[in-house]
Context: one part of a larger RNA
């Protein structure tokens, strides 16, 4: 832009893509079969590898806006106390968020028609003969079934509701934005508000801050103190920042 009146919001599925794996134990059963050796099929369970598709509750990784230790040197006048630079100076951990080596699921059962192949009834050819007419079995293949998308499927489908000629339904954009991102889309909000910052409280993380006081000649030790700090979480609060403009139908 189209689907002949505009929207929102459920949906059908023509049709397309994807998945299909396999292995070993055990139970039947040392049964059937076999002279023994040796050793089943049909069912039933139960574990691995392989591939995939979510996910971070566990175990681990990463964590350059957390917490602590620590080396050299430079400033803040000095002590203490901090900051800068050295790969994040190094070293110990580490929220959340991405992650695997982690978890959790599936790669079922089943049905239809068939391929080689077995066959049944049978003439052609008084016999045979799966085939000629006719019947029935048969494979991880093929069509469905499962998982995903899909009405530009111009065949443009359906169903519910909402609007009635008016700045209605609705929509764009703009702002705040994230469970979403390259932009754009998409999805949560915009005062009738918990969108996002901030603050409160928690979680969690680091480990017990600074000053002081005490004991030591001093290092350092101990109390105050499971302290102090503290990113991306959780909840809660209108304190900040989201009040504006425009577009919008030939029905009947």
């Nucleotide at each position: 832009c189209g689907u002949g009146g505009g929207a929102a919001a459920u949906u059908u599925g023509c049709g397309u893509g994807g998945a299909g794996g396999u292995c070993u134990u055990u139970c039947u059963a040392g049964u059937a079969c076999g002279a023994g050796a040796g050793g089943a099929g049909c069912g039933a369970a139960a574990g691995g590898c392989u591939a995939g598709u979510u996910c971070c509750g566990c175990u681990g990784g990463u964590g350059u806006a957390c917490c602590a230790g620590u080396u050299g040197u430079u400033u803040c006048g000095c002590c203490a106390g901090a900051a800068g630079c050295a790969u994040c100076g190094c070293u110990g951990g580490g929220u959340a968020g991405c992650u695997a080596u982690g978890a959790a699921c599936u790669a079922a059962u089943u049905g239809g028609a068939u391929a080689a192949g077995u066959a049944c009834u049978g003439a052609a050819a008084g016999c045979a003969u799966c085939u000629a007419a006719g019947u029935a079995c048969g494979a991880a293949g093929c069509c469905a079934g499962c998982c995903a998308u899909c009405a530009g499927a111009u065949g443009a489908g359906a169903u519910u509701u909402c609007c009635a000629u008016a700045c209605c339904a609705g929509a764009c954009a703009a702002c705040u934005u994230a469970u979403a991102g390259a932009c754009c889309a998409u999805g949560a909000g915009u005062u009738u508000g918990a969108u996002a910052g901030g603050c409160g409280a928690g979680a969690a993380g680091u480990g017990u801050a600074a000053g002081u006081g005490c004991a030591g000649u001093a290092a350092u030790g101990u109390a105050u103190u499971c302290a102090g700090c503290u990113a991306a979480c959780u909840c809660g609060u209108a304190c900040u920042a989201a009040a504006g403009u425009u577009c919008g139908a030939c029905a009947a």
Predicted 3D model of a 252-nucleotide part of an RNA (large-subunit ribosomal RNA, domain VI) from Acanthaster planci. The coordinates come from a structure-prediction model, not an experiment, and the mean pLDDT is 84. It matches the Rfam family "Bacterial large subunit ribosomal RNA". The full RNA is in RNAcentral, with records from Rfam. The source organism's lineage runs through Eukaryota, Deuterostomia, Asteroidea, Acanthasteridae and Acanthaster.